[in-house]
Overview
The prediction has a mean pLDDT of 86. A computed fold for a 528-nucleotide part of an RNA from a metagenome, annotated as small-subunit ribosomal RNA, 5' domain.

Context: one part of a larger RNA
RNA sequence: GAUUGAACGCUGGCGGUAUGCUUAACACAUGCAAGUCGAACGGUAACAGCAGAGCUUGCUCUGGCUGACGAGUGGCGGACGGGUGCGUAACGCGUGGGAAUCUACCUUAUAGUGGGGGAUAGCCCGGAGGAAUCCGGAUUAAUACCGCAUAAUCUCUACGGAGGAAAAGGGGCCUCUCCUUGGAAGCUCUUGCUAUUAGAUGAGCCCGCGUAAGAUUAGCUUGUUGGUAGGGUAAUGGCCUACCAAGGCUACGAUCUUUAGCUGGUUUGAGAGGAUGAUCAGCCACACUGGGACUGAGACACGGCCCAGACUCCUACGGGAGGCAGCAGUGGGGAAUAUUGGACAAUGGGCGCAAGCCUGAUCCAGCAAUACCGCGUGUGUGAAGAAGGCCUGAGGGUUGUAAAGCACUUUCAAUUGUGAAGAAAAGCCUUAAAUUAAUACUUUAGGGUCUUGACGUUAACUUUAGAAGAAGCACCGGCUAACUCCGUGCCAGCAGCCGCGGUAAUACGGAGGGUGCGAGCGUUAAUC
Numbered sequence: 001g002a003u004u005g006a007a008c009g010c011u012g013g014c015g016g017u018a019u020g021c022u023u024a025a026c027a028c029a030u031g032c033a034a035g036u037c038g039a040a041c042g043g044u045a046a047c048a049g050c051a052g053a054g055c056u057u058g059c060u061c062u063g064g065c066u067g068a069c070g071a072g073u074g075g076c077g078g079a080c081g082g083g084u085g086c087g088u089a090a091c092g093c094g095u096g097g098g099a100a101u102c103u104a105c106c107u108u109a110u111a112g113u114g115g116g117g118g119a120u121a122g123c124c125c126g127g128a129g130g131a132a133u134c135c136g137g138a139u140u141a142a143u144a145c146c147g148c149a150u151a152a153u154c155u156c157u158a159c160g161g162a163g164g165a166a167a168a169g170g171g172g173c174c175u176c177u178c179c180u181u182g183g184a185a186g187c188u189c190u191u192g193c194u195a196u197u198a199g200a201u202g203a204g205c206c207c208g209c210g211u212a213a214g215a216u217u218a219g220c221u222u223g224u225u226g227g228u229a230g231g232g233u234a235a236u237g238g239c240c241u242a243c244c245a246a247g248g249c250u251a252c253g254a255u256c257u258u259u260a261g262c263u264g265g266u267u268u269g270a271g272a273g274g275a276u277g278a279u280c281a282g283c284c285a286c287a288c289u290g291g292g293a294c295u296g297a298g299a300c301a302c303g304g305c306c307c308a309g310a311c312u313c314c315u316a317c318g319g320g321a322g323g324c325a326g327c328a329g330u331g332g333g334g335a336a337u338a339u340u341g342g343a344c345a346a347u348g349g350g351c352g353c354a355a356g357c358c359u360g361a362u363c364c365a366g367c368a369a370u371a372c373c374g375c376g377u378g379u380g381u382g383a384a385g386a387a388g389g390c391c392u393g394a395g396g397g398u399u400g401u402a403a404a405g406c407a408c409u410u411u412c413a414a415u416u417g418u419g420a421a422g423a424a425a426a427g428c429c430u431u432a433a434a435u436u437a438a439u440a441c442u443u444u445a446g447g448g449u450c451u452u453g454a455c456g457u458u459a460a461c462u463u464u465a466g467a468a469g470a471a472g473c474a475c476c477g478g479c480u481a482a483c484u485c486c487g488u489g490c491c492a493g494c495a496g497c498c499g500c501g502g503u504a505a506u507a508c509g510g511a512g513g514g515u516g517c518g519a520g521c522g523u524u525a526a527u528c
Stems, first nucleotide, its partner, number of pairs: 001528004006524005013375006019368002021333001026331003030328003035076003040073002043069002047067003050063006083286003092211007101203002106199002109196005114148001116146002124137005154163003168191006177184003212258003219249003224246008261283004265276004288309005311322004339365001341364003347361001348359004378408004388399004412469001414464001417461002422455001427449008472517005477498003483512005493500002
């Protein structure tokens, strides 16, 4: 000199853009943070509509009939998104390769979607318990569950053969057949389902090289190193087991100990290099502590389950409940770090045909000079060089064109009104094409129309008024830009280094003056 997630002291006008528990991975009150689908299902607790009944004429009852929908079965999603850095010196990360793998949703292609069955939750009845919850009986549905059929270029194979799936839901129509308002078989469109294929995406595994310090750590290792066989896995492999061999690593630092998430980057430097790893992005690890599996395409799962432990809470003492390293917020620790805010309008995610619902992701607002950037606190003129202050050699000098005065301007803030962009879609109407028996339905493309904004009293523009509302901090012995007076008298004090102070202190304290930076300025800490 540069830099900072900074803190402290004094001071503080506005805006934009960023950033904000670096300490206790300490403990947490309260609210919210993952739901959704009735176009899978049986249904109807609540709300609304409709219909009916009773009458007390504005109430009660009935009906799942309709919109919807509590609880329940079922599907998909809760493995993403969000947080933290405890652990880890490791194929964890970075980089470059590899073969023995899986992959829901999505895309591509081919084929199929036939015929049956038995349960179970809910509801109802009964029981146990303080509660959490649990037990028994009867009854019921499905895209829940289980067989049968059929099937491959699928799987296994001793090449003879064997195994081997599925689920339906919704919209529309009578061209053909049957009863004739219209429906049924049927036709048609669409969303699904099953099997296989190829892809895309994501993930698992292996290897070369690189990746902190200590030798005041020199030997380490028995599933250890390799082989055979088997098990296990989606898959290779001592991953596991049995048997056999006795290997394997190490001074190019094994083992042990300490420290640490890694990287893109950030910071400094001319560079080489050093230091660092907040925010943002990629990967990894973790979710009160330790262990375990279940479900599933995917987890050994932050807001799932089980066991053990510590802690907190409830209890009728028999037994139960909980996990903010999600967003806010509280206590504690600390020099120190924000609101128990708004909205799903946009972007994205989950579910859904859709409308839509959910979303503390996200977008916004609030707080903080924490950082960077921009703007303002007036401009011109004005010598009687006013008054006052300070100094003085007492003449004057300086503050100083500074002020006052005169003439202007009005950024920003205040005030009045106008007012973009962030909005694309979806819905409705309509035209064309595809499909079809069809001018119906549905899908696609085009046109028109109607709306949807948290921010928001937005940005921007504009009206009005008036210099009006807006300057401090540090320093002045040398390094280092800037000097005099008074007070003090080795005292009080200053100090980054040298050093100042013991009666004329440019070094202490105050004043006047000056210098530097400026909504900041200094100090402290840390890095180069």